Small-subunit ribosomal RNA from an uncultured bacterium, 1453 nucleotides, folded computationally. Its mean pLDDT, the model's own confidence on a scale to 100, is 85. Rfam family: Bacterial small subunit ribosomal RNA. Its family is annotated with ribosome and structural constituent of ribosome in the Gene Ontology.

């Protein structure tokens, strides 16, 4: 310090997630030691048991024990006394119990923090002053009687005090009307020195109470609250101020700087995190507060409204004899319960403190220690050295090796910790040590007793194998898993941390993702529709005063601890101690005065006013005008009009449309008219007038900061809509009809009502947009235009102020873009934003007649949603261009029969593959057996085939007989043949048989694991790279542009310059010529021979053959073009603009095709998914499709005659001639290993004849019969021949296909495969056309541009209803719990007041009583409780509303 995740990629926006630190934690796995800390965060839930506050005999009476003495005597018992001493104690009395300890329920408050203040109290303590005289009456204990189960009492009697009460005295005490009045005590011990007390009082110290400024959570979907409320006077009350309380008077007081209400919460020092600012938090330690079962209350006391006190009420628990009683662990342990979760019913007062006491001492679950827990922090250990044969085992492997790994073993050492034994501190200043079997030190033995957890796809360090097969599972985010998973599970290996490691939860960080430091708002979320203006915020120049802000110094405070620094102590560290710094704050005081503020003075640059001009659809009201539309009346006039893509509904012979004249009505104002004007915006358009607002310019004068913004508030605010009343020509939601359509509740047409118009009143919203708040200043220009002013002109121009546009620099921006009219640079103020959806929705409130508006969430859900730009792809977008793409033509397919392939069906099997173009006469250049992979059946199991071992044999191979069998196979007969080498050995190789195992074998799966090959876009003109430049970047440029080409072909231009793969050319065939060579080819000329023939001699001239050359390059001319490329025409030429044809297929696309051509990974089968065999099947047949063929006829058919090719093939072959057969063919067999012989006849054409438009002399399917050939074999299932038969079919619907010249069409010939078999395929030649205006349209392609929410890329994406499942949520008759307001009832205990009744020791008394008090009664206040009526939160609720998420559902688009 950042990273992952939206995209094909990019930048930016924006959320989600991760890496860090921390914890009073919990859970999982694991666990050696020690030190120091920490340990109910939940039920302020309920508690058994023990302990946690006592002490003082030197305050008091009494009792007892011990002890002493005496007496009696049963000599160890009883009685008596106690002068002295010690101890124990119930009671009276004193002090303490208000501290210490616990908890955080309540509390949003003077509760806390911080800093101040005045009207107070303060036991014990310290210092000072004074006093301590003299009396009295009781009472507990105790005794007796007595009640009760108990707790606890009652009555009578006795008694003491430092208990209680008078009296006296007293001031530096208190009160006072200033005369005076009130008001105290206690003694005890003693060594007799004194000590401890008591009373009054003054100070101090300590502690406590009260008041004030400031700070202290969230919500405005809480905006008004309050009646002792606010103040005054008086009184009461308190330690003390005060409405604290009461009476009276006044009507105030708090609040937008947030009152009141609601929810939540103890506050702080601090703690965690963070660079800081902040954010979160408030365990342990420390300060304050509050509470003590819940609520109320007071008493005592210096102090309490009292945790281990009292009274009352309530709930709960316990005891009970049922009458009545007892209790309060949020003290320490502990129990139950709750919970993910938190310890021992321990030791000691040794230390530090506390209470009491004169003291000894007692008490102290405060405290100090120990126990439990890896809960945390810190430290240590689990060994060290050497050790290669790189052991074994594991894992991987390319089978060689690699790795685990110096790791182990082995050898040599050491002993920290733990263990055993001994010694033994400090904590203690004289005594006292729980801890303590302490710490520490010494000795001993032995590597001995001591390592795990998580992770290994990226983020994020660390990789392989096996298993699994969208299953099981993982996952913090992105995402893995559908047969080769580094992501699941296991293993090996590795990485990280380490007595721990992971997970979960929470907080901060990263997050500048609430932005003070430190963000934004044109398009990403975000400028209010616009203005006026209140509070508030901000505010020009000058001088002076003040000193609030501000700045500086000083003082006080900011507790300690913590953090930080420096030292020191435990062996180190954690930890602890000391000192310092710091505590950024608050208060007081003294100064400074630039700035802000405030007061005073002055100014004119802001603002406003005056005067003079000016422009304008600015507003309101009234009047006027013409054109058009419709309607009405009349005239002319006749058959249509209207409307549309085309129609129809509609109007019209009852006279429309058209046209003429006249009239009526309402609404709107053509031209002018303009990125022109005005207005705050909405908005404003004929003309005239009246009234009114704002603006601009010019120049004097005046005021003198009067200004800007603006939360609330108020006003204006298009259209639609609402209310009342008018008006209604045209237009026109709704509605009706006609069309369109699969449907058409739409688009189009014919009608048509609200409405549109006016007046008044509502509504208050719009993509109310410049998607850009208002105001001010500054920052290059250029060019239009509107309104003014000045100057100079012939036109017109220059300067300047104010508007309104375009272009553009700097600058800004994510980019697009903005750019003096800013989105630049700054300032002031306001509004608004914080992921998408749910949702601008629900609830609540306010407004509205309603419609609805304003304000405005959450649950839940997703990991994105969104912006700008880039490259592609796509578009029923655009431009340009090309192609048998269309058009123009010719011939077909689709209809019929047959052939063939496919689908489907059938079947035991009909083997498998190919599937739009780019599968379907395709793999298959040829299924009767074989092929063959399929089916049923019979066999074989190291196998039909390969390599290796052992044993035996020795070759072996071929033909043949017989038997069984379907055959494979098994048995058998005869004959022929008898390998190579040799060391002469069955020795070597080879072969055969048998045996056992490694293995063979597989047309079994996966073409989505692959190689190779192929198809396709497409023979389309494209596809890229280097360097440079531009851009934040993806990318762009080059490759775009202007021309041109078949072409990214070439030229020119250009921030590009070059290059590569493609194009073209180089290669083959063909068209012309030349040279060379002439056999088997050829024959002009010369000969020979024949009825005739290159048949022969001969020849190379020609044809031809096959080698090598020539030729064509826009080379030449003219024109166009840019003086280019190139194009058009021409000449010459066999051929002219790539001459024609072929081969040749860029980067890539389709997970295209092929595991069945071959190769090959993984998986699968192994007496079978392998091998052999015979038979069947691949040839089936209601049907559908593709590709062909034959036809439907006269451009034809039949018969007869007759002419002209090319290219091929041939010895397991082609086969002539002859003969036989109607023919297929047979027979015989010349010739030929081929320019020689054969296949071989070319056919169409041509000549002649017949047929005469018909299901025919067309057509030939089908069927019957008879044959031929091949073959082991033609039944399933071959081809051909002859005779007979003679089906459909008369040119083919929608649709669709090929072809641009030697092409289409038509005619025959050959070949491969092959025993035989084709209408298929591949070749060959013969005859030989028509048409192309042209590029609007269809299809495909190229290129530029444009839009895009697509990128699996339009076969894309995607919206809503409905149906189903689940989830959260709103409404809802109601129901239930809680909180709370108001009114009323009620009134325990207690306090205060009153007092008929009753009772009473101290004092007084005239002895009667009085004073005073207790009890009782009563009044006021008041807790619990009750009644009624509201408010509000939550839960629940038949039914219901929308929302979200889900598999491949439905309907549309």
């Nucleotide at each position: 310090a950042g990273a992952g995740u939206u995209u094909g990629a990019u930048c930016a926006u924006g959320g989600c997630u991760c890496a860090g630190a921390a914890c009073g934690a919990a859970c999982g796995c694991u666990g050696g030691c020690g030190g120091c800390a920490u340990g109910c965060u939940u039920a302020a839930c309920a508690c058994a048991u023990g302990c946690a506050a006592g002490u003082c005999g030197a305050a008091c009476g009494a009792a007892g024990a011990c002890c002493c003495g005496a007496a009696g005597c049963u000599u160890g018992c009883u009685u008596c006394g106690g002068a002295a001493u010690u101890c124990u104690u119930a009671g009276u009395g004193g002090c303490g119990a208000a501290c210490g300890g616990g908890u955080g329920a309540g509390u949003a408050a003077c509760g806390c923090g911080u800093g101040g203040g005045a009207a107070u109290c303060u036991a014990c303590c310290u210092a000072g002053a004074a006093a301590u005289g003299g009396g009295g009456a009781a009472u507990a204990a105790c005794u007796a009687u007595u009640g009760g189960a108990a707790a606890c009492g009652a009555u009578a009697g006795c008694u003491a005090a430092u208990a209680c009460c008078g009296c006296a005295u007293a001031a530096u005490c208190c009160c006072u009307u200033c005369g005076g009045g009130g008001g105290a005590a206690a003694g005890g011990c003693c060594u007799c020195g004194g000590c401890c007390g008591u009373u009054u009082u003054u100070a101090g110290a300590u502690g406590a109470g009260c008041c004030c400024g400031c700070g202290u959570u969230a919500g405005a979907u809480u905006a008004g609250g309050c009646u002792g409320u606010u103040g005054g006077u008086g009184a009461g009350g308190u330690a003390a101020u005060g409405g604290c309380u009461c009476a009276c008077c006044a009507a105030a007081c708090c609040u937008a700087c947030a009152a009141u209400c609601u929810a939540u919460a103890g506050c702080u020092g601090g703690u965690c995190u963070g660079a800081g600012a902040g954010g979160a938090u408030g365990a342990u330690c420390a300060g304050c507060c509050a509470c003590a079962c819940u609520g109320g209350g007071a008493c005592u006391g210096a102090g309490a409204c009292a945790c281990g006190g009292c009274c009352c009420a309530g709930a709960c628990u316990c005891c009970u004899a049922c009458g009545g009683g007892a209790g309060g662990c949020a003290g320490c342990a502990g129990u139950g319960g709750g919970g993910a979760a938190u310890a021992u019913u321990g030791g000691a007062c040794a230390a530090u403190g506390g209470g009491g006491g004169a003291a000894a001492c007692c008490c102290u679950g405060a405290u100090c220690c120990a126990g439990c827990a890896a809960u945390g922090c810190c430290g240590c250990g689990u060994g060290a050295g050497u050790g290669a044969u790189g052991a074994a085992g594991g894992c991987c492997u390319u089978a060689g090796g690699g790795u685990u790994g110096u790791a182990a073993a082995g050898c040599u050492c050491u002993u920290u910790c733990a263990g055993a034994a001994g010694u033994g501190a400090a904590g203690a200043u004289g005594a006292u040590g729980a801890c303590g079997g302490u710490a520490a030190c010494u000795u001993c033995a032995g590597a001995a007793g001591a390592a795990g957890c998580u992770c290994c796809g990226g983020c994020u360090a660390a990789c392989u194998c096996c298993g699994u097969g969208c299953c099981a599972g993982c996952a913090g985010c992105c995402g893995c898993g559908g047969u080769a998973a580094u992501a699941c599970g296991g293993a090996g290996g590795g990485a990280g941390c380490u007595a721990g490691c992971g997970u979960u939860g929470u907080u901060c960080g990263g997050a500048a993702u609430u932005a003070c430091u430190g963000g934004g708002c044109g398009u990403a979320a975000a400028g209010a529709g616009c203005g006026u203006g209140u509070a508030g915020g901000c505010u020009g120049u000058u001088a002076g005063g003040c000193a609030a802000g501000u700045c500086a110094g000083a003082g006080g405070u900011g507790a300690a601890a913590u953090c930080c620094c420096u030292a020191a102590g435990c062996u180190c560290a954690a930890c602890u101690u000391a000192g310092g710094a710091a505590c950024u704050g608050c208060c007081u005081u003294u100064g400074a005065u630039a700035c802000u503020g405030u007061c005073u003075u002055a100014c004119u640059a802001g603002a406003g006013a005056u005067c003079g001009a000016g422009a304008g659809a600015a507003g309101u009201u009234g009047g006027c005008g013409g054109a058009a539309u419709u309607c009405c009346a009349a005239g002319u006039g006749u058959a249509g009009a209207g409307g549309u893509g085309a129609a129809a509904u509609u109007c019209g012979u009852a006279g429309a449309u058209a046209u003429u004249u006249g009239g009526a009505a309402g609404a709107a104002c053509a031209c002018c008219a303009g990125u022109g004007g005005c207005g705050a915006a909405a908005g404003c358009g004929g003309c005239c007038a009246a009234c009114u607002g704002g603006c601009u310019c010019g120049u004097u004068u005046c005021u003198g900061a009067c200004g800007c913004u603006g939360a609330g508030a108020c006003g204006c605010g298009a259209a639609a809509g609402c209310g009342u009343g008018g008006g209604g020509a045209g237009c026109a939601a709704a509605c009706a009809g006609g069309a369109u359509u699969a449907g058409a509740u739409a688009c189009c047409c014919u009608g048509g009502u609200a409405g549109u118009c006016c007046a008044c009143g509502c509504c208050g919203u719009a993509a109310a947009c410049g998607a850009u708040g208002u105001c001010u200043g500054c920052u290059a220009g250029g060019u239009g235009u509107c309104g003014g002013a000045a100057g100079g002109u012939a036109a017109c121009c220059u300067u300047u102020c104010g508007g309104u546009g375009c272009c553009g620099c700097a600058g800004c921006u994510a980019a697009c873009g903005c750019a003096u009219u800013a989105a630049g640079c700054a300032g002031a103020c306001c509004g608004c934003c914080u992921g998408g959806g749910a949702a601008g929705u629900a609830c609540g409130g306010c407004c509205g007649c309603a419609a609805g508006g304003c304000u405005a969430a959450a649950a839940c859900u997703c990991a994105a949603a969104g912006g700008a730009a880039u490259u592609g792809a796509c578009g029923g977008g655009g431009g340009c261009c090309c192609g048998c793409a269309c058009a123009a033509g010719c011939g077909g397919u689709g209809g019929a029969g047959c052939a063939u392939g496919u689908g489907g069906u059938u079947u035991a099997a009909u083997u498998c593959g190919a599937g739009g173009c780019a599968a379907c006469g395709c793999g298959a250049a040829g299924a009767a057996c074989c092929u063959u992979a399929c089916c049923a059946g019979c066999c074989c199991u190291u196998g039909a085939c390969a390599u290796g071992g052992g044993u035996a044999g020795u070759a072996u191979g071929g033909a043949u007989u017989u038997u069984g069998g379907a055959g494979a196979c098994a048995a058998u007969u005869u004959c022929c043949u008898u390998c190579a080498g040799u060391u002469c050995g069955g020795c070597u190789g080879g072969c055969u048989a048998c045996c056992a195992c490694a293995c063979a074998g597989g047309u079994g799966c996966u073409g989505c694991a692959u190689g190779g090959c192929u198809g396709u876009c497409g023979u389309c003109a494209g596809c890229u790279c280097g360097u440079g430049u531009c851009g934040u970047g993806a990318g762009a440029u080059g490759u775009u542009g202007g021309g041109u080409u078949a072409a990214g072909u070439c030229c020119c231009g250009c921030a590009a310059c070059g290059a590569g793969c493609g194009c073209a050319a180089c290669c083959c065939c063909u068209a012309u010529c030349c040279u060379u060579a002439g056999u088997u080819g050829c024959c002009a000329g010369c000969a020979c021979a024949u009825u005739a023939u290159g048949g022969u001699g001969g020849g190379g001239a020609c044809u031809c053959u096959a080698a090598g050359g020539a030729g064509a390059c826009u080379g030449c001319c003219u024109a166009g073009g840019a003086u280019a490329a190139c194009u058009a025409g021409g000449a010459g030429g066999a051929a002219g603009g790539u001459g024609g044809g072929g081969a040749u297929g860029a980067u890539g696309u389709c997970a295209a095709g092929u595991c069945a051509g071959u190769a090959u990974g993984u998986c699968c089968c192994u007496u079978a998914u392998g091998u052999c065999c015979a038979g069947g099947g691949c040839u089936a047949c209601a049907c559908a499709c593709g590709u062909g063929u034959u036809a439907c006829a006269a451009u034809g058919g039949u018969u007869a005659g007759c002419a002209c090719a090319a290219a091929g093939g041939g010895u397991c072959g082609c086969a002539a001639a002859g003969c036989c057969g109607u023919a297929a063919g047979g027979u015989u067999g010349a010739g030929c290993c081929a320019a020689u012989c054969c296949c071989a006849a070319a056919a169409a054409a041509c000549u002649a004849a017949c047929c005469u438009c018909a299901g025919u002399u067309c057509g030939g399917a089908u069927u019957g019969g008879a044959g031929u050939c091949u073959g082991c074999a033609a039944c399933u299932c071959g081809a051909c021949u002859c005779c007979a038969u003679g089906a459909a079919g008369c040119u083919g619907g929608a649709a669709u296909u090929g072809c641009u010249a030697g092409u289409a069409a038509u005619c025959g010939c050959g070949g491969a495969u092959c025993a035989g078999c084709g209408c298929g395929c591949c070749g060959c030649g013969g005859u030989g056309a028509a048409u192309a205006c042209g590029u609007u349209c269809c299809c495909g392609g190229g290129u530029c541009u444009u839009g895009u929410a697509c990128a699996c890329a339009c076969c894309g994406c995607c919206c809503g209803u409905c149906a189903c499942a689940c989830c959260a949520u709103g409404g809802a008759a109601g129901u239930g719990u809680g909180u709370u307001g108001c009114a009323c009832c009620a009134g325990a205990a207690g306090u205060a007041g009153g007092u008929a009744g009753u009772c009473u020791a101290a004092c007084c008394u005239u002895c009667g009583g009085g004073a005073a008090g207790g009890c009782g009664c009563u009044u006021a206040c008041c807790a619990c409780g009750g009644u009624g009526u509201g408010a509000u939160c939550c839960a629940u609720g038949a039914c219901u509303g929308g929302g979200g998420u889900g598999a491949a559902g439905u309907c549309g688009u």